[in-house]
RNA sequence: UGCGGGGUAGAGCAGCGGCAGCUCGUGUGGCUCAUAACCACAAGGUCGCAGGUUCGAGUCCUGCCCCCGCUACCA
Numbered sequence: 001u002g003c004g005g006g007g008u009a010g011a012g013c014a015g016c017g018g019c020a021g022c023u024c025g026u027g028u029g030g031c032u033c034a035u036a037a038c039c040a041c042a043a044g045g046u047c048g049c050a051g052g053u054u055c056g057a058g059u060c061c062u063g064c065c066c067c068c069g070c071u072a073c074c075a
Base pairs, nucleotide, nucleotide: 002070003069004068005067006066007065010024011023012022013021018055026042027041028040029039030038048064049063050062051061052060
């Protein structure tokens, strides 16, 4: 310099253009003499940012930012 992958809940990750989910964690309740385990329920998201396409965008298109890898140049 160029190319590729990635950014979605506290963490790790899914998600054919049509209700944004799973596991763990957290909270409450149950169970237990009690804790863990187990069971039930709940909270928690401007889907990196800004535009565009569309009846409708996490998903498609454009620009930018950040992370990872490869590559090129200088020395």
Molecule: transfer RNA
Organism: Candidatus Saccharibacteria bacterium RIFCSPHIGHO2_12_FULL_41_12